[in-house]
RNA sequence: GGCCUCAUCGUCUAACGGCUAGGACAGCGCCUUUUCAAGGCGUUAAUCGGGGUUCGAUUCCCCGUGAGGUCA
Numbered sequence: 001g002g003c004c005u006c007a008u009c010g011u012c013u014a015a016c017g018g019c020u021a022g023g024a025c026a027g028c029g030c031c032u033u034u035u036c037a038a039g040g041c042g043u044u045a046a047u048c049g050g051g052g053u054u055c056g057a058u059u060c061c062c063c064g065u066g067a068g069g070u071c072a
Stems, first nucleotide, its partner, number of pairs: 001071007010025004018055001027043005048064005
């Protein structure tokens, strides 16, 4: 340098073009317990950047940025 794959809450990960962007762990609050742990209930928190297509984009296209793989 060419090609391929990936980028979503603090972490790990779901999501037919129409979702309140879901789940687990972590955090916070409450209940339970003499207390802690465990358990139960609730709650906070996310789509890498810029364009495009579309009535509508996390999703499709293009250009970047970053990460991984492969060929040289």
This is a predicted structure of a 72-nucleotide RNA (transfer RNA) from a Minisyncoccota bacterium. Its mean pLDDT, the model's own confidence on a scale to 100, is 81. It was read from a public genome assembly. Rfam family: tRNA. The family's RNA type in Rfam is transfer RNA. The source organism's lineage runs through Bacteria, Bacillati and Minisyncoccota.